C1' cells in the first nucleotide's frame, strides 16, 4: 500500500428497559445499572433525512411557519485507528 472482518487475540462501545435530589422550553442529553447489538456503534452535524419549537413571525388564540437546538446506533462524506492475509 492492497484486501477481508471468516477464525483468533488485545481490548472498546453500549439499544430496549430501570434509577437519579443532574442539564434543557422541548426534542434530547448526562450519570449509575443493564446488554440488543456494533469492525469504526472512534472523531467531525459537512450534505441529505428525522425529532423538537423557547424566542421570533403569521393568524381564526389556538394553531401554522421557522433551527440558531438535537440526532453520527438513519444514510452519505471527511478523517484517524485495531486484527488477519498478501
Nucleotide at each position: 500500500a492492497g484486501u477481508g472482518g471468516a477464525a483468533a487475540a488485545a481490548g472498546g462501545u453500549a439499544a430496549a428497559c430501570c434509577g437519579u435530589u443532574c442539564c434543557u422550553a422541548a426534542a434530547g442529553g448526562a450519570c449509575g445499572g443493564g446488554g440488543c447489538a456494533c469492525a469504526a456503534a472512534g472523531c467531525c452535524g459537512u450534505g441529505g433525512g428525522g425529532c423538537u419549537a423557547c424566542a421570533g413571525c403569521g393568524u381564526u388564540u389556538a394553531c401554522g411557519c421557522c433551527a440558531u437546538g438535537c440526532u453520527u446506533g438513519c444514510c452519505a462524506g471527511g478523517u484517524u485507528g485495531c486484527c488477519g492475509c498478501u
Description: The RNA shown here (c-di-GMP-I riboswitch aptamer) has 86 nucleotides and comes from Alicyclobacillus acidiphilus NBRC 100859. Of the family's consensus pairs, 95% are formed in the model. Rfam family: c-di-GMP-I riboswitch aptamer. Its family is annotated with cyclic-di-GMP binding in the Gene Ontology. It was read from a public genome assembly, where an Rfam model found it. The coordinates come from a structure-prediction model, not an experiment, and the mean pLDDT is 82.